[in-house]
Predicted 3D model of RNase P RNA and transfer RNA as a complex of 443 nucleotides. It holds a member of the Rfam family "Bacterial RNase P class A". Gene Ontology terms of the family: ribonuclease P activity, dimeric ribonuclease P complex and tRNA processing. Its mean pLDDT, the model's own confidence on a scale to 100, is 76.
RNA sequence: GGAGUCGGCCGGGCGGCCGCGGGCGGCGUUCGCGCCGUUCGAGGAAAGUCCGGACUCCACAGAGCAGGGUGCUGGGGCGAUCCCAGGCGGGGGCGACCUCGCGGACAGCGCAACAGAAAGCAGACCGCCCGGCGCGAGCCGGGCAAGGGUGAAACGGUGCGGUAAGAGCGCACCAGCGGAGCGGGCGACCGUUCCGGCUCGGCAAGCCCCACCCGGAGCAAGGCCAAGCAGGGAGCGUUCGAGGGCUGCUCGCCCGAGCUCCCGGGUCGGCCGCACGGGCCUCGGCCCGGAGCGUCUCGGCGCUCAGACAGAUGGCCGCCGGUCGUCGCGAGACGUCCACAGGAUCCGGCUUACAGGCCGACUCCUCCG
RNA sequence: UGCGGGGUCGUCUAACGGCAGGACGCCUGGCUCUGGACCAGGAAGUUGGGGUUCGAAUCCCUGCCCCGCAGCCA
Numbered sequence: 001g002g003a004g005u006c007g008g009c010c011g012g013g014c015g016g017c018c019g020c021g022g023g024c025g026g027c028g029u030u031c032g033c034g035c036c037g038u039u040c041g042a043g044g045a046a047a048g049u050c051c052g053g054a055c056u057c058c059a060c061a062g063a064g065c066a067g068g069g070u071g072c073u074g075g076g077g078c079g080a081u082c083c084c085a086g087g088c089g090g091g092g093g094c095g096a097c098c099u100c101g102c103g104g105a106c107a108g109c110g111c112a113a114c115a116g117a118a119a120g121c122a123g124a125c126c127g128c129c130c131g132g133c134g135c136g137a138g139c140c141g142g143g144c145a146a147g148g149g150u151g152a153a154a155c156g157g158u159g160c161g162g163u164a165a166g167a168g169c170g171c172a173c174c175a176g177c178g179g180a181g182c183g184g185g186c187g188a189c190c191g192u193u194c195c196g197g198c199u200c201g202g203c204a205a206g207c208c209c210c211a212c213c214c215g216g217a218g219c220a221a222g223g224c225c226a227a228g229c230a231g232g233g234a235g236c237g238u239u240c241g242a243g244g245g246c247u248g249c250u251c252g253c254c255c256g257a258g259c260u261c262c263c264g265g266g267u268c269g270g271c272c273g274c275a276c277g278g279g280c281c282u283c284g285g286c287c288c289g290g291a292g293c294g295u296c297u298c299g300g301c302g303c304u305c306a307g308a309c310a311g312a313u314g315g316c317c318g319c320c321g322g323u324c325g326u327c328g329c330g331a332g333a334c335g336u337c338c339a340c341a342g343g344a345u346c347c348g349g350c351u352u353a354c355a356g357g358c359c360g361a362c363u364c365c366u367c368c369g
Numbered sequence: 370u371g372c373g374g375g376g377u378c379g380u381c382u383a384a385c386g387g388c389a390g391g392a393c394g395c396c397u398g399g400c401u402c403u404g405g406a407c408c409a410g411g412a413a414g415u416u417g418g419g420g421u422u423c424g425a426a427u428c429c430c431u432g433c434c435c436c437g438c439a440g441c442c443a
Stems, first nucleotide, its partner, number of pairs: 001365010012320007020041009043340001047351002050349005055218004062251004067214005072086005087102006103209002108207002110203002125148002127144007156174006175199001177196008222272004231263006243255003265442002276289006290305007321338002324335004370439007379393004387423001395411005416432005
């Protein structure tokens, strides 16, 4: 100097004008609202809704089955399919590093197409060896599983011995399984020694088994108020109890006089929930704490904290910053563009999208000393 | 806003984890004077990416797209 990996952060800035939503104050009002002033007004993901919590309602939620979720170790966290560190295994990269997975296959049931002789516990197509027959090509009987071939996968690998040919048949080393011991680690696990029979296995992101956890719904939850209209028909049921709470089933408990369907009718409203956090009480305020802004006597004081309901954050101009293009020897000029995207009860986490830029640590290549 | 369901040729629809098939439509050729019908042949697909597995439309994770349901009174 070039290429790259990981972690963290920012994600346009300042000023002016106009416009939009909320709060407060003032004025006006036909009580619907309007005007003026002041102040506040989206994000790192506000998104997807994949998890969890708060909150609200349903019997404060009972039993069993079914169903769903999680699954290596240690720690954190109210909790979670969360975070941090580590272990083991697979894959990618020269490397820094990235990525995926994690209980059980001696409980049981299953799956493995095609190819191949043989695919779940065995098996012999080519082949090798022995014996017999035959002039011979070869045929028959027996032994073998080393070699060839098929496949994703074929019952350990290499060497020596052994044999008719062979084979863990025997031995040495290596790999793997099981058992015992020693050492290290909180632990998952790692290292090492000895012994055993010599020994296949794969898939539980197939059913399943084991351990642990899970009541249901969701702010269109839920509560209050107002306005307006028009009821009719059928079926079931009123203690022999329909229907509902209660999600799938059964039991149990509770409420219980209406329920379901069809044809119609009215409305398409307002308030609370709802917002910086916590607490107190006479329910409208007060107190404490945090953040921002203003002010001055630099320690106080004052104000504010998004809460809209078809849903407010926008537009224009100037300067600066950056991208791209054109022109220019150059300084520069002109033009263009400014990522992803936007609250809807709130909070924590995950995942996904994202122009450009900054900081730190590390890796590889090349050059110079 | 919340909850639920689903994506297979252009359209509709099949496929125990084992070569993605059918119908309509489309294209080419034949028949016909021409068109239709008919006959023969053909193209065309698993919503994107990653994983598990020998093997994925199917199983798992994560995006994208589509559809449905849910307001009040009597």